[in-house]
Context: one part of a larger RNA
RNA sequence: GGACGAACGCUGGCGGUAUGCCUAACACAUGCAAGUCGUACGAGAUUUGCUUUUUUUUUUCGGAAAAAGUAAAUUGCAGUGGCGGACGGGUGAGUAACGCGUAAGAACUUACCUUUUGGUGGGGGAUAACAGUGGGAAACUGCUGCUAAAACCCCAUAAUGCUGAGGAGCUAAAAGUGAAAACUGCCAAGAGAGAGGCUUGCGUCUGAUUAGCUAGUUGGAGGGGGUCAUGGCUUCCCAAGGCGACGAUCAGUAGCUGGUCUGAGAGGAUGAUCAGCCACACUGGGACUGAGACACGGCCCAGACUCCUACGGGAGGCAGCAGUGGGGAAUUUUCCACAAUGGGCGAAAGCCUGAUGGAGCAAUACCGCGUGAGGGAUGAAGCAUCGUGGUGUGUAAACCUCUUUUCUUAAAGAAGAAAAAAUGACGGUACUUAAGGAAUAAGCGCCGGCUAACUCUGUGCCAGCAGCCGCGGUAAUACAGAGGGCGCAAGCGUUGUCC
Numbered sequence: 001g002g003a004c005g006a007a008c009g010c011u012g013g014c015g016g017u018a019u020g021c022c023u024a025a026c027a028c029a030u031g032c033a034a035g036u037c038g039u040a041c042g043a044g045a046u047u048u049g050c051u052u053u054u055u056u057u058u059u060u061c062g063g064a065a066a067a068a069g070u071a072a073a074u075u076g077c078a079g080u081g082g083c084g085g086a087c088g089g090g091u092g093a094g095u096a097a098c099g100c101g102u103a104a105g106a107a108c109u110u111a112c113c114u115u116u117u118g119g120u121g122g123g124g125g126a127u128a129a130c131a132g133u134g135g136g137a138a139a140c141u142g143c144u145g146c147u148a149a150a151a152c153c154c155c156a157u158a159a160u161g162c163u164g165a166g167g168a169g170c171u172a173a174a175a176g177u178g179a180a181a182a183c184u185g186c187c188a189a190g191a192g193a194g195a196g197g198c199u200u201g202c203g204u205c206u207g208a209u210u211a212g213c214u215a216g217u218u219g220g221a222g223g224g225g226g227u228c229a230u231g232g233c234u235u236c237c238c239a240a241g242g243c244g245a246c247g248a249u250c251a252g253u254a255g256c257u258g259g260u261c262u263g264a265g266a267g268g269a270u271g272a273u274c275a276g277c278c279a280c281a282c283u284g285g286g287a288c289u290g291a292g293a294c295a296c297g298g299c300c301c302a303g304a305c306u307c308c309u310a311c312g313g314g315a316g317g318c319a320g321c322a323g324u325g326g327g328g329a330a331u332u333u334u335c336c337a338c339a340a341u342g343g344g345c346g347a348a349a350g351c352c353u354g355a356u357g358g359a360g361c362a363a364u365a366c367c368g369c370g371u372g373a374g375g376g377a378u379g380a381a382g383c384a385u386c387g388u389g390g391u392g393u394g395u396a397a398a399c400c401u402c403u404u405u406u407c408u409u410a411a412a413g414a415a416g417a418a419a420a421a422a423u424g425a426c427g428g429u430a431c432u433u434a435a436g437g438a439a440u441a442a443g444c445g446c447c448g449g450c451u452a453a454c455u456c457u458g459u460g461c462c463a464g465c466a467g468c469c470g471c472g473g474u475a476a477u478a479c480a481g482a483g484g485g486c487g488c489a490a491g492c493g494u495u496g497u498c499c
Base pairs, nucleotide, nucleotide: 001499002498003497004496006495007494008493009492010491013369014368015367016366017365018364019362020361021327026325027324028323030322031321032320035083036082037081040080041079044075045074046073047072048071049070050069051068052067053066054065055064090280091279092278099204100203101202102201103200104199105198108196109195110194113192114191115190116189117188118187119186120185121155122154123153124152130145131144132143133142134141135140161170162169163168175184176183177182205252206251207250212243213242214241217240218239219238220237222236223235224234225233255277256276257275258274259270260269261268262267282303283302284301285300286299305316306315307314308313333359335358336357337356341355342353343352344351345350372402373401374400375399382393383392384391385390407436408435409434410433411432416426443488444487445486446485447484448469449468450467454483455482456481457480458479464471465470
C1' cells in the first nucleotide's frame, strides 16, 4: 500500500447492487417448511333428475309431501391403492481418506423420460374403511361381522429375455375416461439420454522430542456365502506373507475443489457469499420399504435432556424459514406472494412449495449523487495574533441575481405475461410531468521526523502523549485548550487478521 462475512469510537442526507452467528454441531416456546391423484377403489354427506310404492289435500283427477331404488353433479375429515417424501433447503461436527482434484478403467444398476418390437386371456380368496362390542387417563389398541380395486394370489400363453456345454427348463400383465374415434395406463425385451455404485495412476498440512507397524493381517482362477457389481466383503482350508527413512505406524490440525486476497511474477495466505463433490441431521447402533436411503421434518433399540400422566404408560428432536434464551467484540423480520423461474402430484382444471421471487432491518462493503452556482471589499462584526501600524480567518459571511440534482406536495404511471382472453407479490414501486422554496443534508483524523500541515495560552519529568525514534524537569510546533492549517469525506480514525 492492498484486502475484510469484520468489531469499536465520533459522526451520518439519498439511491443502486451485493452481503449479514466467523463464537455454543449449545438448548429451543410458537407458526409454517411435502404433498398430491375421485380419469385406480369402496363407503359416506349435500343437491338435482327419473322410476316405483305409500300417505295426504282435494276432487281444478293436475299436483304436493315422505320412503325406497337408480343416475348425474358437487364435496370435507378419514381409509385402501399409486407416485413423490433419496429432490429442493441447512450445517461443516467428523474425515489426512480413492474424501476431494485430475486422468484412466471394467465386473455393474437405473423409477420417471425418449425410442423400437411383441403382448394385455381366464379365474380366485382376502382386507382396511364401515358396523357392532371391548381395553386404556392418553398415545393407541383387541375381537366379531360386511365390502372394493390398477392391492394380493392362481392358471394359461413365452422369446428376442434368464439358466445351461447341449437336450431342455423357467419367467408377465390392470385397468380407467369417453357416445365413438381415441387418450392415459399395464407386462416382457432391446437401445438411448441423464443419473449413480465400483477400481486404479498421480497430487493433497505439521511433528522422528512418534521407528518399527500388521492375524482377515498379505496371497490362493481353493470350497461355501453375500452384493446390482469386482473384491478378505464374509466364513472354512492352505501358504507366510504385506507396509516402512521415497517416512509406515502414532499424535496434532483440517471438509476438498472451481475460486478469493495479495504479488510484476514465482509464490504466500485463504476456502464467507455463488458453483461442483463429500459428510452429518439430539448422541451411538440397526435394519425395513423402495429404482434409489441404511433416510433432516420415516421406523426400531440404547443413552442424555425436555414435556404430559389417572404413575400403569406415553410424546419430542430448528445444522429448514422466521423467532427465543445462552455464548460473544459481533451478525436482520415470528413480513408478502406463488405473478415469474423451477420442483412434486394430476388427463386436466388445479393443489402444495419459508425452493424461489420480493419487501423490511444494518454506512457491513462497493459504486454513484448531493449538501448549491455566479457576482460580491468598507476587505464588516466576532475570534486569534500583535511590534499598536497591522496581519490571519476571508469572497468566506451579509447582500444581489440564478438553478432545483435532492426534498415536499400533486398528476400520470409501466416492462417484467409466456399463452387468444384473463392472470403482477413487488407496487401506485421505477420512470415522467407540474408546483414550491437555498430550501432538508458535514464530519472525522492529523499538524516534531518518518509524513502533507504552526502559532498562542495553560502545565512544569506533573498531568499526559507514543507505530518507531522519542516528547514533558518555566518560553513544549511532540501533553491539554484555542486560532489557523493539512488530509480524506457520508464517512473518518482505531483495533484485529492475511499478502